[in-house]
RNA sequence: GCUCCCAUAGUUCAAUGGAUAGAACAAGGCACUCCUAAGGCCUGGAUCUAGGUUCGAUUCCUAGUGGGAGCA
Numbered sequence: 001g002c003u004c005c006c007a008u009a010g011u012u013c014a015a016u017g018g019a020u021a022g023a024a025c026a027a028g029g030c031a032c033u034c035c036u037a038a039g040g041c042c043u044g045g046a047u048c049u050a051g052g053u054u055c056g057a058u059u060c061c062u063a064g065u066g067g068g069a070g071c072a
Stems, first nucleotide, its partner, number of pairs: 001071007010025004018055001027043004048064005
């Protein structure tokens, strides 16, 4: 330099054009308990950036940014 893949919550992952973007762990609260842990109930928290297509975009297209792989 060229090609390909990935980017969603603090972390690991879902969501193949239409719902209030969902779950687990983590965090906070409540109750329980002599105390702690485990288990139970509840709460907050996210779509990498900018455009485009579309009635409607996490999803499709373009560019950029960051990470990874291959080739040279």
The RNA shown here (transfer RNA) has 72 nucleotides and comes from a Candidatus Dojkabacteria bacterium.
The sequence is in RNAcentral, with records from ENA.
The organism belongs to Candidatus Dojkabacteria, within Bacteria.
Model confidence (mean pLDDT): 80 of 100.